This is a predicted structure of a 384-nucleotide RNA (Bacterial RNase P class A) from an uncultured Pirellulaceae bacterium.
Its Rfam family is "Bacterial RNase P class A". The family's RNA type in Rfam is ribozyme.
Of the family's consensus pairs, 87% are formed in the model.
The prediction has a mean pLDDT of 77.
It was read from a public genome assembly, where an Rfam model found it.
RNA sequence: CGAGUUGGUCGGACGAUCGCUGGCGGAUUAAAUUGCGCGAGAGGAAAGUCCGGGCUUCAGAGGGCAAGGUGGUCGGUAACGCCGACCGAUCGUGAGAUCAGGGCAAGUGCAACAGAAAGUAAACCGCCGAACGGGUUUUUCGGUUACGAAGAAUUGCGUGGUAAGGGUGAAACGGUGAGGUAAGAGCUCACCAGCACGCGCGGGUGACCGGUGUGGCUGGGUAAACCCCACCUGAAGCAAGGCUAAACAGAAAGCAGCGGUUGCUCGCCGCGUGAUGACUUUCGGGUAAGCUGCUUGAGCCCAUCGGCAACGGUGGGCCUAGAUAAAUGAUCGUCCUCGGCGUUGAGGCUGAUGACAAAACCCGGCUUACGACCAACUCGUUUU
Numbered sequence: 001c002g003a004g005u006u007g008g009u010c011g012g013a014c015g016a017u018c019g020c021u022g023g024c025g026g027a028u029u030a031a032a033u034u035g036c037g038c039g040a041g042a043g044g045a046a047a048g049u050c051c052g053g054g055c056u057u058c059a060g061a062g063g064g065c066a067a068g069g070u071g072g073u074c075g076g077u078a079a080c081g082c083c084g085a086c087c088g089a090u091c092g093u094g095a096g097a098u099c100a101g102g103g104c105a106a107g108u109g110c111a112a113c114a115g116a117a118a119g120u121a122a123a124c125c126g127c128c129g130a131a132c133g134g135g136u137u138u139u140u141c142g143g144u145u146a147c148g149a150a151g152a153a154u155u156g157c158g159u160g161g162u163a164a165g166g167g168u169g170a171a172a173c174g175g176u177g178a179g180g181u182a183a184g185a186g187c188u189c190a191c192c193a194g195c196a197c198g199c200g201c202g203g204g205u206g207a208c209c210g211g212u213g214u215g216g217c218u219g220g221g222u223a224a225a226c227c228c229c230a231c232c233u234g235a236a237g238c239a240a241g242g243c244u245a246a247a248c249a250g251a252a253a254g255c256a257g258c259g260g261u262u263g264c265u266c267g268c269c270g271c272g273u274g275a276u277g278a279c280u281u282u283c284g285g286g287u288a289a290g291c292u293g294c295u296u297g298a299g300c301c302c303a304u305c306g307g308c309a310a311c312g313g314u315g316g317g318c319c320u321a322g323a324u325a326a327a328u329g330a331u332c333g334u335c336c337u338c339g340g341c342g343u344u345g346a347g348g349c350u351g352a353u354g355a356c357a358a359a360a361c362c363c364g365g366c367u368u369a370c371g372a373c374c375a376a377c378u379c380g381u382u383u384u
Base pairs, nucleotide, nucleotide: 001380002379003378004377005376006375007374008373009372010371012335013334014333015332016331017330018329020041021040023038024037025036027034043356047367048366050365051364052363053362054361055237056236057235058234062266063265064264065263067233068232069231070230071229072086073085074084075083076082087101088099089098090097091096102228103227107226108225109222110221124166125165126162127161128160131159132158133157134155135154136153137152138151139150140149141148142147174192175191176190177189178188179187193218195215196214197213198212199211201210202209203208241292242291243290244289250283251282252281253280254279257271258270259269260268299318300317301316302315303314304313305312306311336354337352338351339350340349341348
C1' cells in the first nucleotide's frame, strides 16, 4: 500500500422566532375559561409479526391421549427456538464462517438416468485349464484303411470358479503391501481406518480427546422421509379487561342431561330433570359516548468486585412520549458534511447531497433495510 475477517460508535450540531401535545407550578374564570413560567416530546432498527415473557380474562384445580415445538455439552437469563464458552463435522492459505449437531445392528420406505447390480444386491468387459466335457496339434500303442485308447501342449467353446483389474455412476460390501491360489478374495499375515467388548487407564464438570488389550475381519446413503428417544407446551389477547352514561325488541328451534377458553376423554364445579336455563344455534333490533388500562420499568448511566465470556453482586446518579384519526413540526442564521467554480495551495463564491425510515400495553431476542467512521486481527506485495 492492497485485499479480507470480526467487532464497535454515530445517525447532522448549536442558537433564535412561531406553532402543536403532555406534565409540574402559579394567576384568573361560574366552569371543562384565559394567560404566564419551567421541563419533556418518534428508532437502532419504531420495520417483519418470527420466538419468549410480563399483564388481563376464562374456574379456585388436576390427569391421560392427541397435536405442536426444540434437539452436541456446560453455563447465562424471568424465559426462549435467544446469548456465551467449549466439543465435533464441513469450508477457507488464514483471521474466521456455517451446522435442521440424539437414533438407520428397532421397524417400514425412497434413490431419476447410467450401470450386471443401489444393500444378506450382483456379473457387462474381463481373468482362470485346478474340476468336468468339447475343439485343434502332436507322441506312443493297436489297426490294411476309416479310426480307437492313453499322454502332452494349446484353446475360455460349454458347465463351472472369480469379484483382485477395467467400465457405469454422486455413491458399488474397508485401504496399502506381502504371501497364497488354477485365477482370485481378510483366504492368511503386517501396518492403518472403522466397529464391538474391556482397562476402579490418562486429561476434562461434560460433550469429547488420547493410550492400551482382545476380537470378528467390517452391517453404504437418506430421519429438513414415516418412525423411535429425551425435554418442553392450557387458550385467547390491550380491538385483553374494568368503570360510568345512554338506547332498545324480540322471535323461533334444540336438549335430558346441558354448560364451563385448543381437540377428545376422565375427574371437578355450576345449573337442571315439570321443558327451564348463568346453555347452544338461527333470524331480527339498539348502542358503538366518556374515563381507565397508559407508562417507574426483569429500566438506563457511571464506578468497582467476581467470572475466559454471556452475565451477576455492591455503591452512587437519572426519570427520558403517552397521542386517540392520531401531537413530537415549520422558518431563519451559523457550523459540520457532500458536490461545483476558483486558487500554486488556501481564502472565497455557489448549490443542497445529509442514508434506512415513524411510537400506539410493555419488555428480552432474532431476522431484514441502510449512510459515515473507528479499532483489532489475517493474508499478499514493496522498502528498511